The RNA shown here (transfer RNA) has 72 nucleotides and comes from Ramazzottius varieornatus. The prediction has a mean pLDDT of 83. It matches the Rfam family "tRNA". It is annotated as a transfer RNA. The organism belongs to Ramazzottius, within Eukaryota. RNAcentral holds the sequence, with entries from ENA and Rfam.

[in-house]
RNA sequence: GCUCGUGUCGUCUAAUGGCAAGACGUUGGCCUCCGAAGCCAAAGAGUGUGGGUUCGAGUCCCAUCACGGGCG
Repeated sequence: GCUCGUGUCGUCUAAUGGCAAGACGUUGGCCUCCGAAGCCAAAGAGUGUGGGUUCGAGUCCCAUCACGGGCG
């Protein structure tokens, strides 16, 4: 330099072009003599960034950034 892949709550992973979901963690409550475990509830992302297509984009297209693989 070329090429392929990945990027989504703090972490790990979901999501036919149609309300971004779950687990862990966090916080609060119940329980307990106190904790742990268990149970209940809550907060937390608009999807790496910038554009485009579309009535509608995490998803399709273009560019770009980061990381990883391959080729030279």